[in-house]
RNA sequence: UUAGACCGGUUCAAGUGAUCGCUGGUGCGCGAAUGCGCACGGGAGGAAAGUCCGAGCUUCGCAGGACAGGAUGCCAGGUAACGCCUGGUGGGGGUGACCCCGAGGAAAGUGCCACAGAAAGAAAACCGCUUCGUCGCCCUCGGGCCACGGAGUAAGGGUGAAAGGGUGAGGUAAGAGCUCACCGGGACGGCGGUAACGUCGGCCGCAUGGCAAACCCCAUCUGAAGCAAGAUGAAGUAGGAGGCAUUCGAGGGUGGUUCCGCCCGAGUCUCCGGGUUACGUCGCUCGAGGUCGAUGGUGACAUCGGCCCCAGAUGAAUGAUCACUGCCCGUGACACGGCGACGUUCACGGGGACAGAACUCGGCUUACGAACCCUCUAACCAC
Repeated sequence: UUAGACCGGUUCAAGUGAUCGCUGGUGCGCGAAUGCGCACGGGAGGAAAGUCCGAGCUUCGCAGGACAGGAUGCCAGGUAACGCCUGGUGGGGGUGACCCCGAGGAAAGUGCCACAGAAAGAAAACCGCUUCGUCGCCCUCGGGCCACGGAGUAAGGGUGAAAGGGUGAGGUAAGAGCUCACCGGGACGGCGGUAACGUCGGCCGCAUGGCAAACCCCAUCUGAAGCAAGAUGAAGUAGGAGGCAUUCGAGGGUGGUUCCGCCCGAGUCUCCGGGUUACGUCGCUCGAGGUCGAUGGUGACAUCGGCCCCAGAUGAAUGAUCACUGCCCGUGACACGGCGACGUUCACGGGGACAGAACUCGGCUUACGAACCCUCUAACCAC
């Protein structure tokens, strides 16, 4: 210099000012009170989203065991927990930095393996190769060739995603782990590692192909529904119990209040109370919390100490307008620089993403705008 790897980390989600608002908190004042006024400080996100996992919390259910269903699936660690994260192992890709992997069991059983192919499984002779028999042809009488039939053969050809470990040598009628060497594989033992696993040694000719993201088997885990959960107050009310009363009249209305009079009059009062309600309150935001530092750890993370309080709406707040500055794009001016492309400056116009809490956390996934920044690899060049 070129081509890559890391697809990450950090900061932000334009800024400042003025005016007008919204929401909830604290303090003060006013008011009988619902409240009103003033002041102060708080007021969306990195994903608040999808609602895909894991929990807290709530209600219901639950003796114990078994079955069914669901989820997960190399090992170790982290964590409240997880299907998440970290670090390893094994496999695959890359020259490399590095990246990817639903990674238990195919010798429990069942099933499937399209097309092609003779044969797709405890498999298979289509061509070929070898040999034997018969018939025929040729002949230099040694034999050779063709056809048919029997037997052997998985080395070669051909089919296929996949055909009974691979390469080489020996061996054989031709062949074949038939035998041997190396590679691969299997079970066993030693050593290393917490483990997955690695490595070494001799042994076994190799002993039943693939698919479990087909059913299934094995191991582990697993009750259901969700803040519209749920709790509570008030109002009215189905219903129940009791008291008083029904021409000897409870109770209500009315004349100016009692006495008293007039009118209406069969119910009325108290208690309990399931369920219901565009009603109020709680749940509701201090929490497995954030941040800074130290220590331990490769790391996820943990421990200790200091500091901080950081939205809680419900017809659902978190905004609107104006001005200036900053960023990006386009057009123009021609002042400056430059051979030029163009850049600087100025003016005008336009643009500024994904998206909006709704009980709360930990993850995953998806959407999306900008600025800055490592570190590492390979090739070439120069010193």

Background: A computed fold for a 383-nucleotide RNA from a Polyangiales bacterium, annotated as Bacterial RNase P class A. The gene name in the source record is rnpB. Model confidence (mean pLDDT): 76 of 100. NCBI's taxonomy places the organism under Bacteria, Pseudomonadati, Myxococcota, Polyangia, Polyangiales. It matches the Rfam family "Bacterial RNase P class A". Rfam classes the family as a ribozyme.